[in-house]
């Protein structure tokens, strides 16, 4: 959208388990309901609904009465007449009325309510042994007689309720006879017996009485109707942790009873009935049309209207009556209220209003009988709390309002703000208009007629015009709602908007405030200083007279699955097989019709629900048709398929006969090696054990060996992912006996089959009883190491136990974690027991049945995987799942000698728990590769004394910061003051510093006094500058002074940032884009084979390609070449000195400092797979395989480091946490570390001559020279802003002397003296001289550092902070090694693989016990309630039954009660148990990696706790080797 059809129109998902993925699986939401509450709000109207809890208990007042046309007897007011003593009486009428009584009829209808009930109660469909008032049809009938009694009168009793005696009286009351039949009973039949009544009222006659009529009543009998009773089938809740019940119980006979069947009852027989298809019990409930929901199937309810059913204070009981065992009736017990004279009595709102009371929570003590419906009456009529109707309540549903157009100055104020603005917003206002609801006023229905009456015709019955009944026309009368719906006027935008949300899911943000506290939260989670989440306000969003929350039902939830899951690892196959009962079953032909199907009948109440018309102005509501009710029933018909019956079949499945296999089972034997022991002999001093040890054994002669001997157990090679067995599980050998499988033959049988609840029988290992046995191991336990401990792992011993025989236990990781049976779906390849073909045989080969592995394909799977041995397609049967824990548990109950085993929950409490597979990380997992990582090797370090850095302890103060590697000679390339940021004091408050405004003039410089000083108090002299309109007035820049914005902080956070910076690491990694691969995180590529400092480069290859890293490009250096020579240089040439590139010159050479050149596996061999990358060796070269050496750090990782360098949010402090001064500190010292320096000596100390750098500063400098000083230094001053002069002496070396191994001629601390520099200042606290003085210390445990070539080690130089102050830092150069087999180990990295319960990522993760709190549970000496059950007592009131003349007596049964007895169920509780839960409690490490002794199941036994041992079992074990098989080539 489209087809059919008036009435089938229908299906969404979303969060949260992970670092991520999927999957499995629970929690939650969105949706719609409600008789609802509960917070906020609150205009109006229609229609409906309103004690869901205490079947508690009720004041009051009403709900059931009528009939005088059934009957006696009968008032009173009030009117009217008369009388009157004027107080009143009489008579009428009121009236045949009220009110009472007899009698009919109705109180068994209507109202309420759901305790109870799991019932033939209720739904549905039959059935009949029955009743049936008032209705309606028919028939046939209504007669004749009597005796009472109540009201009523007297008299009594009680307080009352009530009553008692004795008189009087009717009746449609009672009785009694006639008459009666189609009734009932006797009786073969003819027939005989027995049971009825009442009249009223109207009317018309008439001589009284009758009669006659009409009607209403009343009797027989028969039918219908309508309503009831009882019987049947079926369906109807949860529990098996309820498995066995039942004595009138089932059944017959007979009797009773009943309206009728019936054990309903009862007396007698027999011994039955139910029941796993769920009896009995126990909980829970009134069913049911309907109602919510849903896509339907299904789930839940069970109000309201409607059917039934049951109840009426609890219990029991009967009358009456057509009907009851009775809601406004009796009789009894019992509670509980109430009156009371204390002797007695009265009540039963679960009726309809109302009260208390319970509750979260449910209305008025209204109006009328005006409609409709009852009940009574001949009627009017009367009662009806049924009903009609109004109150109250937003409880639902459903309509309307709360205005409308217009309007930018985008108003004013809110709010945010990047300060421009934005936004609330046409939103207000203003303007122009409407009037629906509201207000006032006016008019005003329907619902009222076939109702009542009354008048005329006029039918009909009847003699009739009386009366009755009816039909037509006309007039009268009746309205609670309610003057209400509705309509007409009329005033005025005048009186009418909230609530919830705003992190996701879920449509809707931003600011303050708050600081894991307040609080929020359906779920996941927010909140620890920048909260779209808490609270406010702005602003938005949804809904709206309502909005939210809250309970509760369904739906998402396929999350109990029929529709329409699942069971290898996620929960989920029984340990195993046999087998009854159930379920389900091969071929064919035939019958039957029970399930199937198809036609028709019946019934499926009305209201609902649907479609379609219609009424209220629409809706909601309500009417009308119609379809629908998916259902039972009852007939006819088909015969495919199931069944079911009857007969065949042979290919299921069994037999049979032949031939084969095997650790199948059970008993009786029987054999060798080992091992122990015992005996002897040799023989000596050890032995055994571990990682090392050591308990142990041994000189009493052991181990070791020879020989004999005894015992007890288990059976080596074969031996094999071979065999066999239902599973456990089965091994030397021989016999015996016993069952099984498999092949081949196709001989018999004919479907005999599969499965299989319950049930039985089999079931390792431990275990348990009784009895043997007892060699070896070996739980416990006992000793010895290990250990911080070690009730373990290791050792030495060692008892049950392990073995027989009997008999239990019944569980295992009893596992392919895969239940059986059947069939059907490519293959390749072992191996194992048979046939067969081929063949003369026999092998190889080929075909085939039955087993057992492994590879693979469709297919399946969440993926791993399975794959003819399915976890493939499909059927059949059974078992078992339904978040995680509590819980392999409590409790009962069965089993067991016991330990214990089956069966098995809940309360509580988490939001996940869990599978596979994915990246990474990590392992005391593997492989493979690097690196001064180790290893060879050379120096230190740790020991000493000194420097200096920490810490730590003093201290007013010892300012901060860095903290494994990656913090301690770091920030600090330099603390006497300064710095300084700490402490003591003294000081200042717009401030030392910045900017704006006001005012004042110079301001600075000098003096003086005071004071530690900053300052503080004076004095004094001078008066800027530009520019102008020029005695003036601006501006500017300084300085005082005043107010305030405001400065200021080295306060705090580096876990709020920014730059910068360490580290891993100069490791060789870290990624992208297309593509293919997987459902997907992801993978591929980047991984494999080589090869490299290197993801460097080659090959290969579903990958092909790119960046970021690595290399290279850059700086310095090593070589040459070009250019240019001053301040360097000097070879030639000239001058010149003692001497000297001093001097003319000069580019040759050093050299300086710009440019080129070279080095690229470019060339040659081998190697490398035959090719390449490379390699390894050679030529050539100054340099050969990145030549050395810097700069340069890939994603990222350490909340690494700094707020104190600088910046910067936010928070703090403002007479101060800001600023200033003076002293002091940072430099203290028992200690302890980490960096260094000097030695500790003979490769040396010292002394004397003597020689070679190269880089690098110099103006508030470097300072030559020369002079004084022992020396530091001074003094004097030349040169030089530098290739020019100075610092400047290099040292180590050479060469000589001397020391002669010693605490020294080592070594220099330390202290004394005495001097010198630098600075305002050298006391805390400086450096450096000279003399004196000479500590420690003789080479440094344990353990650690740094180095692979111009390196390490030695030497000395210089620099940069700096007044002065390095042993640190940074740079320079001399001299100048040693040793690298190699990668077992240690650290550290990098790749590939495993395993993982890690993901914050092993500084992980997580177990128990103890301690402490809470919170549910279980046992518990008990107590204390509820309920049932057994016997027993007693036993009301009635009913029946006996007696009796009659009052009234007894029995049976029988409620409540009471005793005993056990049973179910709560409630409570000393105490004792686990168990869950809870940010930083204790003891330990038990699991996740080979988790450090692999781990778990089952049993034992120990043990502080996890847990350890023993036996036996699995892989859900990591590495390694070996065998097998298998794939690819």
């Nucleotide at each position: 959208a489209a087809c059919u059809u008036u009435a089938u129109u229908u299906g969404a998902g979303a969060g949260u388990u992970u670092g991520a993925u999927c999957c499995u699986g629970g929690c939650u939401c969105a949706g719609g309901a409600c008789g609802a509450a509960c917070g906020c709000u609150g205009g109006c109207g229609g229609c409906g609904u309103g004690c869901u809890u205490a079947a508690c208990a009720c004041a009051u007042g009403c709900a059931a009465g009528u009939c005088g046309a059934g009957c006696g007897a009968g008032a009173a007011a009030g009117c009217u007449a008369c009388c009157u003593u004027c107080g009143g009486g009489u008579a009428g009428u009121g009236a045949g009325u009220a009110a009472a009584g007899c009698g009919g009829c109705g109180g068994a209808c209507g109202g309420g309510u759901g305790a109870g009930u799991a019932a033939c109660g209720c739904g549905u469909g039959g059935g009949u042994a029955u009743a049936u008032a008032c209705c309606c049809u028919u028939a046939a009938g209504u007669u004749u007689g009597g005796g009472a009694u109540a009201a009523c009168u007297u008299c009594u009793c009680g307080a009352a309720a009530g009553g008692g005696a004795a008189g009087c009286u009717a009746a449609u009351a009672c009785c009694a006879g006639a008459u009666g039949a189609u009734c009932u009973c006797c009786u073969u039949u003819c027939g005989g017996a027995g049971c009825a009544a009442a009249g009223g009222u109207g009317g018309c006659u008439u001589u009284u009485a009758u009669g006659c009529u009409a009607u209403c009543a009343c009797u027989u009998a028969a039918g219908g109707a309508u309503u009831g009773g009882c019987c049947c089938g079926c369906g109807u809740c949860c529990c098996a942790u309820u498995a066995g019940c039942u004595a009138g119980u089932u059944g017959g006979u007979g009797a009773g009873a009943u309206a009728a069947c019936a054990g309903c009852u009862c007396a007698c027989c027999a011994a039955g009935g139910c029941a796993a298809c769920a009896a009995u019990g126990g909980g829970u409930a009134g069913c049911c049309g309907a109602c919510c929901u849903g896509a339907g199937a299904g789930g839940g309810u069970g109000a309201u209207c409607g059917g039934c059913c049951a109840c009426a204070c609890u219990g029991g009981g009967a009358c009456u009556g057509a009907g009851a065992c009775a809601c406004g009736g009796c009789c009894c017990a019992g509670a509980c209220u109430c009156c009371u004279a204390c002797g007695g009595g009265a009540g039963g709102c679960u009726g309809c209003a109302g009260u208390g009371g319970g509750g979260a929570a449910u209305c008025u003590u209204c109006c009328g009988c005006a409609a409709u419906g009852g009940a009574c009456g001949c009627a009017a009529g009367u009662c009806u709390g049924a009903c009609g109707g109004a109150g109250c309540a937003a409880c639902g549903c459903c309509g309307c309002g709360u205005g409308a157009g217009u309007g930018a100055a985008g108003a004013a104020g809110g709010u945010c703000u990047u300060c421009g603005g934005a936004u609330c917003g046409u939103a207000a206002a203003g303007c122009u208009c409407u009037g629906u609801c509201u207000u006032u006023a006016g008019g005003g229905a329907a619902g009222a007629a076939u109702a009542c009456u009354u008048u005329a015709a006029u039918u009909g019955u009847g003699a009739a015009u009386a009366a009755c009944a009816g039909u037509u026309a006309g007039g009268g009368u009746u309205g609670a709602c309610g003057g209400u719906a509705c309509c007409u006027a009329u005033a005025a935008a005048g009186g009418a908007a909230g609530c919830c949300c705003u992190g996701g899911c879920u449509a809707a943000c931003u600011a303050c405030g708050u600081g894991c506290c307040a609080g929020c939260a359906g779920c996941c989670g927010c909140g620890g200083u920048a909260a779209u989440a808490c609270g406010u306000a702005g602003a938005g969003g949804g809904c709206a007279a309502g909005c939210g929350u809250u309970g509760u039902c369904c739906g998402g939830a396929a999350u109990c699955a029929u529709u329409g899951g699942g069971c290898g690892u996620a929960a989920a196959g029984g340990g195993u097989a046999c087998g009854c009962a159930g379920g389900c079953g091969g071929u064919c032909u035939a019958g039957u019709a029970a399930g199937u199907c198809a036609g028709a009948g019946g019934u499926g109440a009305a209201a609902u629900c649907c479609a379609c018309c219609g009424a209220c102005u629409c809706a909601a509501u309500c009417g009308g048709u119609g379809a629908a009710c998916u259902g039972c029933c009852u007939u006819u018909g088909a015969a495919a398929c199931u069944a079911c019956u009857a007969g065949a079949c042979u290919u299921g499945a069994g037999g049979a006969u032949a031939a084969g296999g095997g650790a199948a089972g059970a008993a009786a034997g029987u054999g060798g090696a080992a091992u122990u022991c015992c005996u002897a002999g040799u023989g000596u001093a050890g032995u055994g054990g571990u990682g090392a040890a050591a308990u142990a054994c041994g000189u009493a002669g052991a181990u070791a060996u020879u020989a004999g001997g005894a015992a007890g157990a288990a059976c080596a090679u074969c031996a094999a992912u071979g065999g066999c067995g239902a599973a456990g599980g089965c091994a030397a050998u021989u016999u015996u006996c016993u069952a099984u499988c498999u092949u081949a033959u196709a001989c018999c049988u004919g479907a005999c089959g599969c499965u299989g609840a319950g049930g039985u029988a089999c079931g390792a290992a431990a275990g348990c009883u009784a009895g043997g046995g007892g060699a070896g191991c070996a739980a416990a336990c006992g000793g010895g190491a290990u250990u911080a401990g070690a009730u373990a792992c290791c050792c030495c011993g060692g008892u049950a136990g392990u073995c027989c025989u009997a008999g239990c236990c019944g569980u295992a990781a009893a596992c392919g974690c895969u239940g059986g049976a059947u069939a059907c779906u490519a293959g390749g390849u072992g191996u194992u027991g048979g046939g067969g073909g081929u063949u003369c045989g026999a092998c190889c080969c080929c075909c085939u049945c039955g087993g057992u592995g492994c590879c693979g394909g469709a297919g399946u799977u969440a993926a791993c995987g399975c794959a003819u041995u399915a976890a493939g397609u499909a059927u059949c049967c059974c078992g078992c799942c339904u978040g995680g824990g509590g819980a392999u548990u409590a409790c009962g109950a069965c089993c067991g000698c016991a330990a214990g085993g089956u069966u098995g929950a809940a309360a509580c409490u988490c939001a996940a728990a869990g599978g596979a597979a994915u990246u990474g990380a990590c392992g005391g997992g593997g492989g493979c590769c690097c690196g001064c990582a180790c290893a060879a090797g050379c120096g230190g370090c740790g020991g000493a004394g000194c420097a200096u850095g920490u810490g730590g302890u003093u201290u007013a103060a010892u300012u901060c910061g860095a903290a494994g590697c990656a913090a301690c000679g770091c920030g600090a390339a330099g603390a006497a003051c300064c710095u300084u940021a700490c402490c003591a004091g003294a000081a200042c408050u717009u401030g030392a510093c910045a900017u704006c405004c006001c005012g004042u003039g110079a301001c600075u410089a000098c003096c003086u006094g005071u004071g530690a000083g900053a300052g503080c108090a004076g004095g004094g002299u001078u008066u800027a500058a530009u520019c102008u309109u020029u005695u003036g007035g601006a501006u500017u820049a300084c300085a005082c002074g005043a107010a305030g914005a405001c400065a200021g902080g080295u306060g705090g956070u580096g876990c709020a940032u920014g730059g910068c910076u360490g580290u891993c690491g100069u490791c060789a990694g870290c990624u992208c884009g297309u593509g293919u691969c997987g459902u997907g995180a992801g993978a591929u590529g980047u991984u494999g084979g080589g090869u490299u400092a290197a993801g460097u480069c080659c090959c290969g290859c579903a990958a092909c390609g790119a960046g970021c890293g690595c290399a290279a490009c850059c700086c310095c250096u090593g070589u040459c070449c070009u250019u240019a020579g001053u301040u360097g240089c000097c070879a030639g040439c000239a001058c010149g000195u003692c001497a000297a590139g001093g001097u003319g010159g000069g580019g040759a050479c050093u050299c300086u400092a710009a440019g080129g050149a070279g080095a690229c596996u470019g060339c040659c061999g081998c190697g490398g797979a035959a090719a390449a990358a490379c390699g390894c060796g050679g030529a050539g070269g100054a340099a050969g395989g990145u030549g050395g050496g810097g700069a340069c750090g890939a994603c990222g990782u350490c909340a690494a480091g700094u707020c104190a360098u600088c910046a910067u949010g936010c928070c703090c402090c403002u007479u101060a946490u800001g600023u200033u001064c003076u002293g002091g500190g940072c430099u203290a010292c028992a200690c302890a570390c980490g960096u260094g320096c000097u030695a500790c000596a003979a490769u040396g100390g010292u002394c004397u001559g003597u020689a070679c750098a190269g880089a690098a500063g110099g103006a508030a400098g470097c300072g030559a020279u020369a002079c004084c000083g022992c020396g530091a230094g001074g003094u004097u001053u030349a040169g030089c802003a530098a290739a020019u002069c100075c610092u400047g002496a290099a040292a180590a070396g050479c060469a000589g002397a001397u020391c002669c191994c010693a605490g020294u001629u080592c070594g220099g601390a330390u202290u004394g003296c005495a001097g010198g520099c630098u600075g305002c200042a050298a006391u805390u606290c400086g450096c450096c001289u000279g003399c004196a003085u000479g500590a420690a210390g003789c080479u440094g445990g344990a353990g650690u550092c740094g180095c692979u070539a111009g390196u390490a080690a030695u030497c000395g130089u210089g620099g940069a902070u700096c007044a002065g102050a390095a042993c640190g830092c940074c740079a320079c150069g001399g001299u100048g090694a040693a040793u690298a087999c190699g990668u077992u180990c240690c650290c550290g990295g990098g790749c590939c693989u495993u395993g993982u319960a890690c993901a914050c990522a092993c500084c992980g993760c997580c177990c128990g016990u103890c301690a402490c709190a809470c919170c549910a549970c279980c046992c518990g000496a008990g107590u204390u309630g509820g309920g049932g059950g057994c016997a027993c007592c007693a036993g009301a009131a009635g009913u029946c039954g006996u007696c009796u003349a009659a009052g009234g007596a007894c029995g049976c049964c029988g409620a409540a009660g009471g005793u005993g007895u056990g049973c179910c169920u709560g409630g409570u509780a000393a105490g004792g148990g686990g168990g869950g839960u809870g940010a930083a409690g204790u003891c330990g490490u038990a699991a996740c990696a080979a988790g450090g002794u692999a781990g778990c199941c089952g049993u034992a036994c120990c043990g502080g706790a996890a847990g350890g041992u023993g036996c036996a079992g699995c892989u859900g074990g990591a590495u390694c080797a070996c065998c097998u098989c298998c794939u690819u080539u």
This is a predicted structure of a 1529-nucleotide RNA (small-subunit ribosomal RNA) from Natroniella sulfidigena. The prediction has a mean pLDDT of 83. The sequence was found in a public genome assembly.